[in-house]
RNA sequence: GCGGAUGGCUGGAUGACCGCGGGGGAACCCGAGGAAAGUCCGGACUCCAUGAAGCAAGGGUGCCGGGUAACGCCGGCGGGGGCAACCCCAGGGAAAGCGCCACAGAGAAGAGACGGCCCUGCAUGCAGGGUCACGGUGAAACGGUGGGGUAAGAGCCCACCGCGGGCCUGGCAACAGGACCGGCACGGCAAGCCCCACCCGGAGCAAUGCCAAAUAGGGGCCUCGCGCGGGUCUGGUCCGAAAGGAUACCGCCGCAGGGACGCUUCAGCCCGAGAGGCCCGGGUUGGCAGCUGGACCCCAUCCGCAAGGACGGGGCUAGAGGAAUGGUCAUCCAGAGGGGCAACCCUUGGACAGAAUCCGGCUUACAGGCCAUCCGCGCGU
Numbered sequence: 001g002c003g004g005a006u007g008g009c010u011g012g013a014u015g016a017c018c019g020c021g022g023g024g025g026a027a028c029c030c031g032a033g034g035a036a037a038g039u040c041c042g043g044a045c046u047c048c049a050u051g052a053a054g055c056a057a058g059g060g061u062g063c064c065g066g067g068u069a070a071c072g073c074c075g076g077c078g079g080g081g082g083c084a085a086c087c088c089c090a091g092g093g094a095a096a097g098c099g100c101c102a103c104a105g106a107g108a109a110g111a112g113a114c115g116g117c118c119c120u121g122c123a124u125g126c127a128g129g130g131u132c133a134c135g136g137u138g139a140a141a142c143g144g145u146g147g148g149g150u151a152a153g154a155g156c157c158c159a160c161c162g163c164g165g166g167c168c169u170g171g172c173a174a175c176a177g178g179a180c181c182g183g184c185a186c187g188g189c190a191a192g193c194c195c196c197a198c199c200c201g202g203a204g205c206a207a208u209g210c211c212a213a214a215u216a217g218g219g220g221c222c223u224c225g226c227g228c229g230g231g232u233c234u235g236g237u238c239c240g241a242a243a244g245g246a247u248a249c250c251g252c253c254g255c256a257g258g259g260a261c262g263c264u265u266c267a268g269c270c271c272g273a274g275a276g277g278c279c280c281g282g283g284u285u286g287g288c289a290g291c292u293g294g295a296c297c298c299c300a301u302c303c304g305c306a307a308g309g310a311c312g313g314g315g316c317u318a319g320a321g322g323a324a325u326g327g328u329c330a331u332c333c334a335g336a337g338g339g340g341c342a343a344c345c346c347u348u349g350g351a352c353a354g355a356a357u358c359c360g361g362c363u364u365a366c367a368g369g370c371c372a373u374c375c376g377c378g379c380g381u
Base pairs, nucleotide, nucleotide: 001377002376003375004374005373006372007371008370009369010368012332013331014330015329016328017327018326020031021030022029023028033352037363038362040361041360042359043358044357045204046203047202048201050267051266052265053264054263055262058200059199060198061197062196063076064075065074066073077091078089079088080087081086092195093194097193098192099189100188101187114135115134116131117130118129119128120127121126122125143161144160145159146158147157148156163182164181165180167178168177169176170175208289209288210287211286218280219279220278221277222276223275224274227255228254229253230252235250236249237246238245239244257271258270259269296315297314298313299312301310302309303308333350335348336347337346338345339344
């Protein structure tokens, strides 16, 4: 100097005038983002579901360790890509079962003999047998390289690699390494169904709560059930002027029975004469709250490889309600182009984009500018 990789910051500044929303008595203070976007994950919060245990259905996760409210995340292991820095992986099981591997090819999981090679017979080509080392087809062909051996070949035998097994060493572990032994071998896909292990209620701020107001305490249909007992009458009821008497009919108590979860068991709750389900129709569209003090932000120290965590100090930074956070003017400036030896001058000009309950992630969009570290190549000292 060129090319590449990783992490991060910013994304105009100032003044004047006019105009908005929130807070405050006032002075005055605050007022769109790194993605506010997508609605893809995880939660806080609110309401519903009766709870516990088990099962089923459905969904999610899938190497080890750390970390978080949780997912993400961080570090490591293994695999793949790259000269490297570095990047990627939905990373348990293919010997539980089912399924797929088009076309090509002889043959795609125990399938198969194409070209070729070798042997025998007859004879220039055919028949039989052996073989898959070499070649071909293909994304992939039932281990690879070398040697021996053979008629030619083949883990047939041997060495090394590879694969499997247990042992030793290191590591919290996933795993790695070492020596030894072994068969020398029935492939890939599970982000195909599936098996295994672990985890998981549902809905969502249009959640939800309060006030005011209004209507039709509306109509129709279906399913199950409407039973048994107690009580020297306390209450209701009946008779009676009252005192009192009668009655188990109602209220009261209990049981059977029924109901609400996808199913079962147990417990609790409701009903015990009601419970549940479906359809049609009417009223309400107003106001207040939820609504912004948070798993919050900034600074410093310490622990940690890191993600993160602890202690201390400081800060309050939108809360609209059809939706505010803006408009105009001027000057300066990042960048680009041109002129100029330079100072400088002229022209142009600033991306993606707009809060709506909030927070932690992921993905997508982004003009221009800046910082740090690392890798490779070349040159110079």
Predicted 3D model of a 381-nucleotide RNA (Bacterial RNase P class A) from Rhodobacter sp. It matches the Rfam family "Bacterial RNase P class A". Gene Ontology terms of the family: dimeric ribonuclease P complex, ribonuclease P activity and tRNA processing. Rfam describes the family as follows. Ribonuclease P (RNase P) is a ubiquitous endoribonuclease, found in archaea, bacteria and eukarya as well as chloroplasts and mitochondria. Rfam classes the family as a ribozyme.